Transfer RNA from uncultured Helcococcus sp., 68 nucleotides, folded computationally.
The organism belongs to Helcococcus, within Bacteria.
Model confidence (mean pLDDT): 80 of 100.

RNA sequence: GCGGCGUAGCCAAGUGGUAAGGCAUCGGUCUGCAACACCGCGAGCACCGGUUCAAAUCCGGUCGUCGC
Repeated sequence: GCGGCGUAGCCAAGUGGUAAGGCAUCGGUCUGCAACACCGCGAGCACCGGUUCAAAUCCGGUCGUCGC
C1' cells in the first nucleotide's frame, strides 16, 4: 500500500422500511432440595460524518483485527 471482517457475555442471521435463532447468565413454574423440562427478561449494530422520508445495510474517514 491492497483486500476481508467488526451485530448481546459467546456463536451467528439480517445487504434500505425500524434487529431472527442458538448457547450461557438471571427471574419464574415444577421439586422435599437440586438437576432436567417449560415460560420469560435483556442488543439499535466498533466510532465520527454524509446520502435518504427512512441506514446494521449505501458513501467517506478513523480505530481494531486477519490475510497478502